[in-house]
RNA sequence: UUUUCUAAAUCGCUGAAACCGUUUGGUGCGGGGGAACCACGAAGAUGGAUUGAUGUUGAAUCCUAGGGGUGAAUCCUUUUAAAGGCAGGGCUACUCAAGGCCCGAAUCCGACAGCUAACUCCGUAAGCGUUAUAUGAGAAGGAAU
Numbered sequence: 001u002u003u004u005c006u007a008a009a010u011c012g013c014u015g016a017a018a019c020c021g022u023u024u025g026g027u028g029c030g031g032g033g034g035a036a037c038c039a040c041g042a043a044g045a046u047g048g049a050u051u052g053a054u055g056u057u058g059a060a061u062c063c064u065a066g067g068g069g070u071g072a073a074u075c076c077u078u079u080u081a082a083a084g085g086c087a088g089g090g091c092u093a094c095u096c097a098a099g100g101c102c103c104g105a106a107u108c109c110g111a112c113a114g115c116u117a118a119c120u121c122c123g124u125a126a127g128c129g130u131u132a133u134a135u136g137a138g139a140a141g142g143a144a145u
Base pairs, nucleotide, nucleotide: 011129012128013127014126018027019026020025028124029123030122031121032120033119038114047063048062049061050060051059066112067109068108069107070106075085076084077083078082088103089102090101091100092099094138095137096136097135098133
């Protein structure tokens, strides 16, 4: 001087996921359910399995194709199971633009939920490090005179 690994701290990023306090909390932030009005809506029927009771309808439990929720994460095409693209989303260390680099998942509810005041029920995790900014405009700060 360079490279690799490990640990801690600081700083930063995705995200609601932070702060305060201490007997199991509070504040802030985020999400679900839930009237009227509005919207949807012909009527009827309305997923599957098991249990015991009962003899025919209800009850309980489980499953997930229907449906719905969180989330940017939706949809299309082709081919053999991967590839390409799209709606949409993020980073690039003041902001915007331009350019560059990425993501475009996962999971929950359990037959069921439009919006929704009052009311009510929850969460406050997890994972990482800008590979090009030596560009333009604007703003802020510092130093010197």